[in-house]
Model confidence (mean pLDDT): 85 of 100. This is a predicted structure of an 86-nucleotide RNA (c-di-GMP-I riboswitch aptamer) from a Deltaproteobacteria bacterium. Of the family's consensus pairs, 89% are formed in the model.
RNA sequence: UCCAGACAAAGCCAAGCUUUCCGUGAGGGGGGCGACGGAAAGCAGCGGGUCUUAAGUUUCCACCUAAAGACGGCCGAGCUACCUAC
Numbered sequence: 001u002c003c004a005g006a007c008a009a010a011g012c013c014a015a016g017c018u019u020u021c022c023g024u025g026a027g028g029g030g031g032g033c034g035a036c037g038g039a040a041a042g043c044a045g046c047g048g049g050u051c052u053u054a055a056g057u058u059u060c061c062a063c064c065u066a067a068a069g070a071c072g073g074c075c076g077a078g079c080u081a082c083c084u085a086c
Stems, first nucleotide, its partner, number of pairs: 004084002012038002016033007036073001042079002046076003049071005056063002
């Protein structure tokens, strides 16, 4: 350096609830409580997937899908990184 990940050490992130702001929405930002979990649950929309929103179809429930968007704690790949037993 690469690989690996323990009843190790120091730490880190934060599910969920609540409140507030932004957004048509999926969802995202801030505060509080809290800890479901995570060895990359750090970064970043490259590939897939899921979700949202037109138009259209439909008696209704809903269905389907263009384009655009959202999700990194859905999966894969990419970049970076603490410690060190086996």